[in-house]
Parts: sequence; C1' cells; structure tokens
RNA sequence: GGACUCGACACGGGGUGCCGGACACGGCUGAGAGAACACCCGUCGAACCUGAUCUCGAUUAUGCGAGCGAAGGGAUGCCGAGCCGGCGCCAG
Repeated sequence: GGACUCGACACGGGGUGCCGGACACGGCUGAGAGAACACCCGUCGAACCUGAUCUCGAUUAUGCGAGCGAAGGGAUGCCGAGCCGGCGCCAG
C1' cells in the first nucleotide's frame, strides 16, 4: 500500500403473512409472522420494496414451492487482525 478474508464499534435499512378459534391461544412456512436491547440486511447489496389483485404447481389456506430474475429500486463509515505486496533499517 492492497481490487482479498475475518472481526469489533458506530450508524443506517427492512418485514411481520396464512388457517382454526370468542379476545386468549393453537397450527403452517420461515432467520424473523408486530413489538423486541429480537431477527435479517447494508453497495461484492435476492434483507426488503416494485412489477403484482402477475403466471404455473401444491395446499384447508397463504409470497407454501417454482417462475418472473441478476429485471427496476434498495440502507456505510471507521478501526483492528490475518494474508499478499513494496520500501527502509539492523545482524549474519
């Protein structure tokens, strides 16, 4: 010094559906299913939003699976360690 990897800190972004039921609560998928110091994601960005009251399939039902689709949009700074490279110094 680095177009690499990992970590810490701070800050920021985001979603919360379906079925049964009388609120409770139970069931399904999921990291997370509305409230939490939780979870996920932050440009190397499929977290999430849009298209979309979309298409096909499955299901009691649903963004449940696949497609759409690397399509459009989308929230970052700093420090440390490792690794690699460069220069210098010392010793042999």
TPP riboswitch aptamer (THI element) from Rhodococcus pyridinivorans, 92 nucleotides, folded computationally. Lineage of the source: Bacteria > Bacillati > Actinomycetota > Nocardiaceae > Rhodococcus. The prediction has a mean pLDDT of 78.